[in-house]
The prediction has a mean pLDDT of 81. Predicted 3D model of a 1397-nucleotide RNA (small-subunit ribosomal RNA) from an uncultured bacterium.

RNA sequence: AGAGUUUGAUCCUGGCUCAGAGCGAACGCUGGCGGCAGGCCUAACACAUGCAAGUCGAACGGAUCCUUCGGGAUUAGUGGCGGACGGGUGAGUAACACGUGGGAACGUGCCCUUUGGUUCGGAACAACUCAGGGAAACUUGAGCUAAUACCGGAUGUGCCCUUCGGGGGAAAGAUUUAUCGCCAUUGGAGCGGCCCGCGUCGGAUUAGCUAGUUGGUGGGGUAAAGGCCCACCAAGGCGACGAUCCGUAGCUGGUCUGAGAGGAUGAUCAGCCACAUUGGGACUGAGACACGGCCCAAACUCCUACGGGAGGCAGCAGUGGGGAAUCUUGCGCAAUGGGCGAAAGCCUGACGCAGCCAUGCCGCGUGAAUGAUGAAGGUCUUAGGAUUGCAAAAUUCUUUCACCGGGGACGAUAAUGACGGUACCCGGAGAAGAAGCCCCGGCUAACUUCGUGCCAGCAGCCGCGGUAAUACGAAGGGGGCUAGCGUUGCUCGGAAUUACUGGGCGUAAAGGGAGCGUAGGCGGACUGUUUAGUCAGAGGUGAAAGCCCAGGGCUCAACCUUGGAAUUGCCUUUGAUACUGGCAGUCUUGAGUACGGAAGAGGUAUGUGGAACUCCGAGUGUAGAGGUGAAAUUCGUAGAUAUUCGGAAGAACACCAGUGGCGAAGGCGACAUACUGGUCCGUUACUGACGCUGAGGCUCGAAAGCGUGGGGAGCAAACAGGAUUAGAUACCCUGGUAGUCCACGCCGUAAACGAUGAGUGCUAGUUGUCGGCAUGCAUGCAUGUCGGUGACGCAGCUAACGCAUUAAGCACUCCGCCUGGGGAGUACGGUCGCAAGAUUAAAACUCAAAGGAAUUGACGGGGGCCCGCACAAGCGGUGGAGCAUGUGGUUUAAUUCGAAGCAACGCGCAGAACCUUACCACCUUUUGACAUGCCUGGACCGCCACAGAGAUGUGGUUUUCCCUUCGGGGACUGGGACACAGGUGCUGCAUGGCUGUCGUCAGCUCGUGUCGUGAGAUGUUGGGUUAAGUCCCGCAACGAGCGCAACCCUCGUGAUUAGUUGCCAUCAGGUUUGGCUGGGCACUCUAAUCAUACUGCCGGAAUUAAUCCGGAGGAAGGCGGGGAUGACGUCAAGUCCUCAUGGCCCUUACAAGGUGGGCUACCACCUUGCUACAAUGGCGACUACAGAGGGUUGCAUCCCCCGAGGGGGAGCCAAUCCCUAAAAAUCGUCCCAAUUCGGAUUGUUCCUCGAACUCCGAAGCAUGAAUUUUGAAUCCCUUAUAACCCCGGAUCACAUUGCCCCGGUGAAACUUUCCCGGGCUUUUGAAAACCCGCCGUCAACCUUGGGAAUUGGGUUUCCCCAAAGGGUUUGCUUAACCCAAAGGGGGCGGGCACCCU
Repeated sequence: AGAGUUUGAUCCUGGCUCAGAGCGAACGCUGGCGGCAGGCCUAACACAUGCAAGUCGAACGGAUCCUUCGGGAUUAGUGGCGGACGGGUGAGUAACACGUGGGAACGUGCCCUUUGGUUCGGAACAACUCAGGGAAACUUGAGCUAAUACCGGAUGUGCCCUUCGGGGGAAAGAUUUAUCGCCAUUGGAGCGGCCCGCGUCGGAUUAGCUAGUUGGUGGGGUAAAGGCCCACCAAGGCGACGAUCCGUAGCUGGUCUGAGAGGAUGAUCAGCCACAUUGGGACUGAGACACGGCCCAAACUCCUACGGGAGGCAGCAGUGGGGAAUCUUGCGCAAUGGGCGAAAGCCUGACGCAGCCAUGCCGCGUGAAUGAUGAAGGUCUUAGGAUUGCAAAAUUCUUUCACCGGGGACGAUAAUGACGGUACCCGGAGAAGAAGCCCCGGCUAACUUCGUGCCAGCAGCCGCGGUAAUACGAAGGGGGCUAGCGUUGCUCGGAAUUACUGGGCGUAAAGGGAGCGUAGGCGGACUGUUUAGUCAGAGGUGAAAGCCCAGGGCUCAACCUUGGAAUUGCCUUUGAUACUGGCAGUCUUGAGUACGGAAGAGGUAUGUGGAACUCCGAGUGUAGAGGUGAAAUUCGUAGAUAUUCGGAAGAACACCAGUGGCGAAGGCGACAUACUGGUCCGUUACUGACGCUGAGGCUCGAAAGCGUGGGGAGCAAACAGGAUUAGAUACCCUGGUAGUCCACGCCGUAAACGAUGAGUGCUAGUUGUCGGCAUGCAUGCAUGUCGGUGACGCAGCUAACGCAUUAAGCACUCCGCCUGGGGAGUACGGUCGCAAGAUUAAAACUCAAAGGAAUUGACGGGGGCCCGCACAAGCGGUGGAGCAUGUGGUUUAAUUCGAAGCAACGCGCAGAACCUUACCACCUUUUGACAUGCCUGGACCGCCACAGAGAUGUGGUUUUCCCUUCGGGGACUGGGACACAGGUGCUGCAUGGCUGUCGUCAGCUCGUGUCGUGAGAUGUUGGGUUAAGUCCCGCAACGAGCGCAACCCUCGUGAUUAGUUGCCAUCAGGUUUGGCUGGGCACUCUAAUCAUACUGCCGGAAUUAAUCCGGAGGAAGGCGGGGAUGACGUCAAGUCCUCAUGGCCCUUACAAGGUGGGCUACCACCUUGCUACAAUGGCGACUACAGAGGGUUGCAUCCCCCGAGGGGGAGCCAAUCCCUAAAAAUCGUCCCAAUUCGGAUUGUUCCUCGAACUCCGAAGCAUGAAUUUUGAAUCCCUUAUAACCCCGGAUCACAUUGCCCCGGUGAAACUUUCCCGGGCUUUUGAAAACCCGCCGUCAACCUUGGGAAUUGGGUUUCCCCAAAGGGUUUGCUUAACCCAAAGGGGGCGGGCACCCU
């Protein structure tokens, strides 16, 4: 310090998530030791039991016990002091409660200090005794008694009150010589009470609150100021700087985090506050309205003899309960501290210690060194090895911790030690007793095998898992931390993701619709004054602890301790005076006024005008009009439409008209008049900062809508009809009502947009236009200037697009607004409105994105340019019939498998009767039908018989393999055991190879450079041209590669060479007339090598280019025709059944052999074909011209058969012989018909084969079906092409309408509007990329809102009842004291009235 995640990729915005630190934690797995800390966060829920506050006999009387008779001990009661401290908890409290800093009107036991005093009397009450009541708790009556208990007198320095005359008011002794007490008083310390400034959570969907309320006067009350309380008077007080109300919460020092600023928090320790079962109350006291005191009420629990009583763990332990969760009913007062006491001492669950718990922090250990055959085992493996791994074993060594034995502290410098025989020290034994947890896809360090197969599961985010999972589970290995490790929860951080430090608002969320203006905020120049802000110095305070720094002590550390620094704050005081503020004065540049000019659809009211539409009346006139893509509804013979004239009514204002003008915005457009607002320019006369912005507030505010009253021509929601359509509640058409118009009143919203708040200043320019002014020349130009309105553009800014003096630049001031998407601008509440609705404005729940700008490709029933048998123009087909063939479906024991739009379907199959064959049934074999290795026997082969469907089995017979260095070796074959063979079994989505397709389309890329933040762009785009990214020109590009073209084959022309099996012009022979023979190689031909064509030449066009058009010559002319040749890539295209191959699966079977069957079934949807429907023909007759192939298990002359075919074997291993007849052509006949068309189907025969039933092919005769030119739709073809016609071949025993070739005859059409496909370019939404996406409804469920009804809780106001207690009054009573003898004073209870609760 960042990272992951939106996209095909990019930049940005923006959320979600992670890595860090921390915790009073909990849970899972695991667990050796020690030190120091911590330990009910939930039920302020209820509590059994024990303990937690007593002490003093030197205050007092009594009682009991002991006694050395001196006395001592114990203590129920009276009395004193203390139980207001210490300890616990955080319910309440938003407050002077807390923090901090001040203040005046107070109190104070114990302590210190000052001064003075301590005298004389009196009467009681407990205890005790007696007598009672009660279950108990407890209590009643009578009598006796002490005091430092109580009361009175005296004195009274000082003290208090005062009308300044005066008045009031004290004490206690103990003990025995030391003191300790007591009373009054002065001052102090410490503590406490009260008041004030400032600070201290959220909500405005809480905006008004308040009657003792605010103040005064006078009283009361208190320790003390005060409406604290009362009487009277006044009407105040608080509040947008947030009162009141609601919710939540103890506050702080600090703690955690963070670079800091901040944010969160308030356990332990420390300060303050509040509380003590809940609520109320007072008493005592120096101090309480009192945790272990009292009274009352309430709830709960317990005891009871039912009459009545007792209790309060939020003290320490402990129990139940709640909960994810938090300890021992321990030891001791030895230390520190507290209470009492003169003291000894007693008490002390405060405290000191120990126990439990890995809850945290810190420290230590679980061994160290050497040790390679790199042991064994495990895992992986390409089978070689690698890894675990110097790890183990082994050898040598050590003993920290734990264990055993011995010594033994400090804490207390006399006594006294719970801790504790503890810490620590010494000795001993022995590597001995001591390692786990999480993770290994990326973020994030760390990888393999097996299992599983979208299952089981994982997951913090992205996401893994559908048969080769580094992501699930296991194992091996590795990484991290370590007595712990992970998970969960919470806080801060990262998050600049609330932005003070430190963000934004044109398009990502975000500028209010606009103006005026209140409060507020901010504000021009100069001078003086003040010193509030500001700055500096000093003083006080900011508790200790903590953090930080420097030392010290526990072996170190954690921990403890000493000192310093810090505590950024508040208060007081002194000084400075630049800036801001206050006050005073001055100024003119901001702002305004005046005067003189100017432009304008600025506003309101009234009036006027012409064109058009519609309607009404009249004329002419006749059959249609209107409307549409096409129609219809509609109007019209009752006279429309059209046309002419006249009239009426309402609304809107053509041309001018212009990114022209005006206005704050909404908005404003005929003309005239009246009234009226604002702006600009010029002059610089006047005022003298009068300014800017503006929360609330007020006003204006398109259209639609609402109310009342008018008006209503056209247009036109709703509505009606006609069309369209699968439907059409739409688009189109015919009608048509609100409304649109006017007046008045509401509404208050718009993509109210420049998606850009207002104001001021500054920061290059160029150019157009509107309004004004000045100058120059002299009538429309130029220059300058002020104010508007546009275009382009520099710096700068921006994520980019873009903005750019009219800023989205640089700065300042003020306002509004934003903080992921959805839910939702919705619900509830409030306000406004007649309503519609507007405004303000959430949450639950849900997702990991939503979004902006730009990039590349792809798509579009977007645009432009171009090409292609793509359409069009033609020729011939398919689709209808019959048959063939393939597929599908169905059937079957099996009908083996694959191929599936183009790019599967006469495809794999260049040929299924057996074989093929992979399928089915049955019969068999198990090292195997096939390969290699080992052992052993033998030749093998052949022949015969039997059984069997055969494979095979059984029996017999014949037979001595080859080579040799004589050791042996080799092939073949029988038998045996084991390694292994075998698989057309699965996965083409694990693969190689091969292939199809876009497409023989013209494209696809790279290096360097340049541009861009980047993806990317440029080059490759542009202007021409081409079949072509072919070439030329231009250009921030310059070059290059794969493609195109060319090089290859073939056909077309020629030359050279060669001349048999080919040829025959010349020469010769022969007669078989056939190049037959001699001869020749001229020609044809054959087959090898060359040549030829390049826009080379001419003319024109084009840019003088590339190129195109025309022409000449030429066998061929612009690529001469055809073939082979297929860029980067796409389709997870096809093939594991050609072959190869990873993985998985079978191994007496998913392997192998045999017989029979099946792949040929049945249907007829489909594909591809054949033959036809006939006269461009059928049949018969006659007769020319090919090319290319093939041939010895072969092609065949010849003979026989009507024929398929049979017999037989001259020639040919082929330019020699054969297949071989070419067919269409020509002539004759038929005469338009289911025919002399057509040939299906069926009977008979022949061939091949071991075999023709399932299931081949052919032939003659006979039979003679459908079909009469073929619906919608659809296919091929651009010249030797379509169409028509034969011939040949591969495979092959047989079998072709298929496939691959060969030649023969031989047309028509010629354009780019449209359909399809493709290329280039451009514009917008989706990248699985339009075969996409999205939406509605129904059902179930989740969450939220409403809801009749029902119910609980909290708070407030008012009213009623009302305990204890307090005050007043009255009554009763009375030991002390006073008394004038009445009473006063004191005490007590009931009633009444009032107050509080």